[in-house]
Model confidence (mean pLDDT): 82 of 100. Predicted 3D model of a 1498-nucleotide RNA (small-subunit ribosomal RNA) from an uncultured bacterium. Rfam family: Bacterial small subunit ribosomal RNA. The sequence is in RNAcentral, with records from ENA and SILVA.

RNA sequence: GAAUUCACUAGUGAUUAGAGUUUGAUCCUGGCUCAGGAUGAACGCUAGCGGGAGGCUUAAUACAUGCAAGUCGAGGGGCAGCAGUUCGGCUGGCGACCGGCGCACGGGUGAGUAACGCGUACGCAAUCUACCUUUAAGAGAGGGAUAGCCCCGGGAAACUGGGAUUAAUACCUCAUAGUAUCAUUAAAUCGCAUGGUUUGAUGAUUAAAGCUUCGGUGCUUAAAGAUGAGCGUGCGUGCUAUUAGCUAGUUGGUGAGGUAACGGCUCACCAAGGCUACGAUAGCUAGGGGGCGUGAGAGCGUGAUCCCCCACACGGGUACUGAGACACGGACCCGACUCCUACGGGAGGCAGCAGUAAGGAAUAUUGGACAAUGGGCGCAAGCCUGAUCCAGCCAUCCCGCGUGCAGGAUGACGGCCCUAUGGGUUGUAAACUGCUUUUAUUUGGGAAGAAACGAAUCCAUUUAUGGGUUUCUGACGGUACCAUAUGAAUAAGCACCGGCUAACUCCGUGCCAGCAGCCGCGGUAAUACGGAGGGUGCAAGCGUUAUCCGGAAUCACUGGGUUUAAAGGGUGCGUAGGCGGCACAAUAAGUCAGAAGUGAAAUGCUGUAGCUUAACUAUGGAAUUGCUUUUGAUACUGUUGAGCUUGAAUUGGGUUGAGGUUAGCGGAAUGAGUCAUGUAGCGGUGAAAUGCAUAGAUAUGACUUAGAACACCAAUUGCGAAGGCAGCUAACUGGGCCUUGAUUGACGCUGAGGCACGAAAGCGUGGGGAGCGAACAGGAUUAGAUACCCUGGUAGUCCACGCCCUAAACGAUGUUUACUCGAUAUGGGACUUCGGUUCCGUGUCCAAGGGAAACCGUUAAGUAAACCACCUGGGGAGUACGUUCGCAAGAAUGAAACUCAAAGGAAUUGACGGGGGUCCGCACAAGCGGUGGAGCAUGUGGUUUAAUUCGAUGAUACGCGAGGAACCUUACCUGGGCUCGAACGCUACUGGACAGUCCCUGAAAGGGGAUUUCUCUUCGGAGCUGGUAGUGAGGUGCUGCAUGGUUGUCGUCAGCUCGUGCCGUGAGGUGUUGGGUUAAGUCCCGCAACGAGCGCAACCCCUAUUUCUAGUUGCCAACAUUUAAGGUGGGGACUCUAGAGAGACUGCCGGCGUAAGCCGCGAGGAAGGUGGGGAUGACGUCAAAUCAUCAUGGCCUUUAUGCCCAGGGCUACACACGUGCUACAAUGGUAAAUACAGAGGGUAGCGAAGCCGCGAGGUGGAGCCAAUCUCAGAAAAUUUAUCCCAGUUCGGAUUGAAGUCUGGAACUCGACUUCAUGAAGGUGGAAUCGCUAGUGAUCGCGCAUCAGCCAUGGCGCGGUGAAUACGUUCCCGGACCUUGUACACACCGCCCGUCAAACCAUGGAAGCUGGGGGUGCCCGAAGGCGGUGGCCAUAAAGGAGCUGUCUAAGGUAAAACUGGUAACUAGGGUUAAGUCGUAACAAGGUAACCAAUCGAAU
Repeated sequence: GAAUUCACUAGUGAUUAGAGUUUGAUCCUGGCUCAGGAUGAACGCUAGCGGGAGGCUUAAUACAUGCAAGUCGAGGGGCAGCAGUUCGGCUGGCGACCGGCGCACGGGUGAGUAACGCGUACGCAAUCUACCUUUAAGAGAGGGAUAGCCCCGGGAAACUGGGAUUAAUACCUCAUAGUAUCAUUAAAUCGCAUGGUUUGAUGAUUAAAGCUUCGGUGCUUAAAGAUGAGCGUGCGUGCUAUUAGCUAGUUGGUGAGGUAACGGCUCACCAAGGCUACGAUAGCUAGGGGGCGUGAGAGCGUGAUCCCCCACACGGGUACUGAGACACGGACCCGACUCCUACGGGAGGCAGCAGUAAGGAAUAUUGGACAAUGGGCGCAAGCCUGAUCCAGCCAUCCCGCGUGCAGGAUGACGGCCCUAUGGGUUGUAAACUGCUUUUAUUUGGGAAGAAACGAAUCCAUUUAUGGGUUUCUGACGGUACCAUAUGAAUAAGCACCGGCUAACUCCGUGCCAGCAGCCGCGGUAAUACGGAGGGUGCAAGCGUUAUCCGGAAUCACUGGGUUUAAAGGGUGCGUAGGCGGCACAAUAAGUCAGAAGUGAAAUGCUGUAGCUUAACUAUGGAAUUGCUUUUGAUACUGUUGAGCUUGAAUUGGGUUGAGGUUAGCGGAAUGAGUCAUGUAGCGGUGAAAUGCAUAGAUAUGACUUAGAACACCAAUUGCGAAGGCAGCUAACUGGGCCUUGAUUGACGCUGAGGCACGAAAGCGUGGGGAGCGAACAGGAUUAGAUACCCUGGUAGUCCACGCCCUAAACGAUGUUUACUCGAUAUGGGACUUCGGUUCCGUGUCCAAGGGAAACCGUUAAGUAAACCACCUGGGGAGUACGUUCGCAAGAAUGAAACUCAAAGGAAUUGACGGGGGUCCGCACAAGCGGUGGAGCAUGUGGUUUAAUUCGAUGAUACGCGAGGAACCUUACCUGGGCUCGAACGCUACUGGACAGUCCCUGAAAGGGGAUUUCUCUUCGGAGCUGGUAGUGAGGUGCUGCAUGGUUGUCGUCAGCUCGUGCCGUGAGGUGUUGGGUUAAGUCCCGCAACGAGCGCAACCCCUAUUUCUAGUUGCCAACAUUUAAGGUGGGGACUCUAGAGAGACUGCCGGCGUAAGCCGCGAGGAAGGUGGGGAUGACGUCAAAUCAUCAUGGCCUUUAUGCCCAGGGCUACACACGUGCUACAAUGGUAAAUACAGAGGGUAGCGAAGCCGCGAGGUGGAGCCAAUCUCAGAAAAUUUAUCCCAGUUCGGAUUGAAGUCUGGAACUCGACUUCAUGAAGGUGGAAUCGCUAGUGAUCGCGCAUCAGCCAUGGCGCGGUGAAUACGUUCCCGGACCUUGUACACACCGCCCGUCAAACCAUGGAAGCUGGGGGUGCCCGAAGGCGGUGGCCAUAAAGGAGCUGUCUAAGGUAAAACUGGUAACUAGGGUUAAGUCGUAACAAGGUAACCAAUCGAAU
């Protein structure tokens, strides 16, 4: 001074992070996905250095070549080769051979193995152990062989046969011997059952090896230790029950054999056992552990490198030798494969180190050294050692270092971006100046790792042994390291930038190309694709892929759930199991505490130390949560004993009910039969028809008969475990409740398997059969109608017996026990002072609490406990296969491949409903007039065309943009021209004109030519203008789905919101709902709301009345005058004009009402209940309309998609539609006469009078910039006349002729006039439109645009002037409240199934073809064991050969299991725009759903 997992001081230390995605939004459930860490990795791009590690995860596939186990001459005979030689194996040495030790270690691999294999803890009283250490004792005497060598053979070779001779630490015999072994026996003692230990006695049996330098070293026996090994046991150690039964040496015993040793290990006999739901057996998978990765932890995953154990060594079997093997680099045999061969035979085993081939996404050198560490042999020197130590290759991982540092702004150039004379950014970045030198490079120096052994020598008395000095030995390696020189010099990439997730712009592309971990990007403005600039992150690496843990409390022990999200078994009884009342005692199994042993080392944590640091390494500690033994404690649990009464049960009394079973009885209704009355229909439906009926139905009456179900009582009731149970009576029988004593004494709760019950439908046999009624038939409906509706009708429904065993079998809520506020109703008891109290049931409403919410709430879904069952995303699928049950139908159990990013629950806001309620609107109804039929006008579609320019298209396009297309307009077409351009700027140069006039050409534009020669001036120049050059052009080209602005519509509908507060986890709600009232969210009342805003209303304009003021151009009552015209003089009275006021507010009265307000043929008033009309259009909806009014982003175009011009077109015409005009006539037409408006326009204008023309018009020119003049005659009306119901004196289309006007020009293509012509049309099908009062209808007048006009259109003005509204059932639209919803692109929504097409995986399947395992039979190598035994031999021992048994492999047979494939076949899934219908979601148009039956699908 640290670790400690909880520690105690109760405060501190340590520790647990989430996000995206279902919805219009919300909360929840729930899956998918991401951020982190890791790897023996691989791949892509890139790469300076060093240190430390690691490196065939696949084919336990096959292997060329070299090496990986030898050593000892101090065991032996010896001497082939080498050297020396004294010529002698004599010496150094030593091949091969005999012998000893080693080869069982070290090294590799993980195929097998689910096992005492491994881990851990014990045991062996059931064992062995070479070499090593200690102790004790000993080593005497002999013998016969055999390799080698030599000789003779066989064979291609490998190898091998025969003969002779020879040695040993080889082998054999004898002796001696004990604490060895065996047998008999005695005593003591101990334990753990058999038994063990110790001390004795007697008998029997077994040993030895030498070598030597004489120092020693080997050898034998015994005991002990150490080391190593063997065996046994407890506990732990995968998945599958769609594997439930397995087993004959099997389980045990006796005996024998075998082993180092126990044991069915083996054999003989005997017995019939043994294992299993606490998972046997079978199948699949797998070496185990220390550890490693991750995690807060518990866990989960994993078992490379290092360490321990096991197993294996080409596949399989077998033994031998040995202390140890059933032996990786030993043997034998079988098999497969490879190689050699003379064809007769032989050889081999890299899962040792390198290396090769193959496989694979993928993993290294045929390197150096025994210097160190270790191993074998040896006395030693030493030899051997691919163990090991080093080096090489590889960014495979971890760690460290570097690629410079400081200054440097006019913020350079270049790039990129922009609002572009300019700015921003890259960026102090660069250049430039100064500094440094790690690293790389140069030159020089240069380690530690080495201490032992050995050798020499010295010392301790000496041998042994120990110590000192000197000397010898380094693969790595001239490496690490140190110094020196030069010089920024040698050194940066990769991924990403829509959200998650740090980082943004431009260009290209245009649902293409592509991206993507999830959500999702891309269809012309892509921060999401590709490129660029910029940025962010990490960095010699960065990304991707794969796998594991985490996040995931998403298998929940820590730490989840089951009313509706997935999930309570249909119900009970009950076995095993789990759990269990009160008190006492004993015990100590669980539990707790202490101690001991063990928990290998390494790893991890931590203190310290060593490499410059770190990684790495060394050392110490703590830890190793476990197991075993032991000593204690005894509260709790367990066990045992003996008790208790409250749990449970029994008994006495009372009571209750549609509880169950059987039998009998009853009336109503229905059908049938008979008889009777009676006559034409009945029946049925939305309407009909089928059906029945004159052979007499239906109806009515009487009688008879059959089967089924039980009205009223009856209820929100009662009973039952559930299913379920209903007329009445009886018999038998189960249960509950209440009550008070007594009895037993925990006898209880739950309940896997098991057993029983279990609606309806269905099945079998036999009955029965009235009504109803699947199937079926017919009739309707319908596009169809295999349905809904109707008429019939078979199974069935009913009974008995036997099956089936499922339901939305639901309270979608398992059973039991305890506890936790109340209110109220009701069934059954007991008590009662009749107030009520209490027990058990059945309901409703609420507190606390719970819940995602809805809701639950003493009958819990609250608070707790016990036990059981079940769930883990949606679909595939309750399907397939297998199994069990069933007569069948089918039930139970119950997957996977594949596919999606959701599926789902509750609640919210909308929208919608062939849901409900309330209300409004010319919405319907009541009326009036139209449209739809005709002709024409006009717009649209379509068609046509060179072009018929473009837009508008349900309501909300279609007499719309257009308030006026002959040219122009004009955007279109044809043709002719122009290219800085038709217009407007700026700059530079140049001219002084341009314009005008004239000529030529031309259709014009245009082209060519002639004429003409600007103004001002301070003389510098300025202005204007032409030309040239440059720069901005231009575009009615595209995108209204990039936009602004404007507009339509819902809708002048009464709505749309906000602040604060309150409620709700939240989306949201409340307010804004409710009761009234209103035209109105208008107002009143109430209310967890109180207020406010945009809308409503009012304020504004016109109009209706009146007052005041004013009186020209308006007016004229009185007066005057007059050509008789308010013309004149006058006048302000009136009308009128236009300013300012007044007036109307439910103010007053009556009734009703709390009020708001409503009602009144009320009063007053010109006007009465917003007086009438206008302007005014909330939040928003329709990606509504418009890029062609205008503006504008982006794109496109630039001798054209721009501009000019001529002509044409927009005016076409079989047809269809919309909007209008004129009509069809007598309420009319025609002719004549006569009367009354308002509002407007007018100088390139209105144009009077007069004259001419039948007329359009012409001429004319007064007056008028207008209350003065003018357009300008209003028309319908009225009066008179005529027509007399006709295709007309209606109607006016069409056509002919002649004209007028405008205009440059009326052919395409104007309007008008006159004359002539005189079509359709006789009031209009289905359907449909407008209008509620000065309105509809009808009548004319004016204006804009405009040269003129196709205007019957549009916008205004006045004249005449109606009818009807009972009412809100229905149609349409709208508002509010409520309800349902699977809709939210919001019903023009959503969505189901067959069929057709493509793709994918799967099931079945005749057959074909594999695999592993088992069984029977046959055959059977090597080898062990047994028998026999030539031979050798005195015997014993050995033993060729033959043979028996067991057995690997092989053959064969039948079955089971498990794969692959397969004609054909079945369903499933997926796939923008296929077919048929419309089943579900709203009352989804027949409520839906569950089960069964039937049916092309639905």